About this RNA
This is a predicted structure of a 106-nucleotide RNA (TPP riboswitch aptamer (THI element)) from a Thiotrichales bacterium. Taxonomically the source falls in Thiotrichales (Bacteria, Pseudomonadati, Pseudomonadota, Gammaproteobacteria). It was read from a public genome assembly, where an Rfam model found it.
[in-house]
Parts: sequence; structure tokens; C1' cells
RNA sequence: UCAUUACUCUCGGGGUGCGCUGUAGGCGCUGAGACGAUGGUAGGCCAUCGAACCCGUUGAACCUGAUCCGGUUAGUGCCGGCGGAGGGAAGAGCCUAAGAUGCGUC
Repeated sequence: UCAUUACUCUCGGGGUGCGCUGUAGGCGCUGAGACGAUGGUAGGCCAUCGAACCCGUUGAACCUGAUCCGGUUAGUGCCGGCGGAGGGAAGAGCCUAAGAUGCGUC
């Protein structure tokens, strides 16, 4: 200087990919998060429940566009564009208390 953004409680929303192997088991990459259990299935795979993580309108958590475009990689939403596009889940407490930023000092 900004200003309730922090924190707590309750409730709710969301994703779970790529590769090394034919599968399982295991290992590797990015990330906050790629997990566990149960059931179905010959196997891919699918469904349900739970945990952790993130996000809740000041909304890029996440979804659509998308079997998209450019780059990178062993490969992948891995990076960027798309995106001043569209959609998307909230209440209370705390205000005599917390938070962010700038300057100065140590």
C1' cells in the first nucleotide's frame, strides 16, 4: 500500500496419462496428484467404493473444442498455442485475528 485473499469447520467438484515388456509383477517420465480394494472379463478393458492430492464463482481444479495446431521426446496434454473461447462445484467462523506486496534494516 492492497484488502478477507490466509487459516478452521461442514458440504461439494475433479483427474488418474505415457513408455520399457504380449500380460502380470516390477521399473522409468512429467506432475500437487497417475494409488489401493472389490466385482465383471479368456485377456485387453470396464464398473463401484475408498485414500491421498488439487479446486469451489476473485472459478486454467477439471471438461468441451480435440482423432486440433506447432515444438520436443523412448513416448505422452511433456511444453506452448487454442484461451480477453464456452462450460464448471459454497456456506459459516475468524475482523481486538490472519494474508499478499513494496521499501528500509539485520
Model confidence (mean pLDDT): 78 of 100.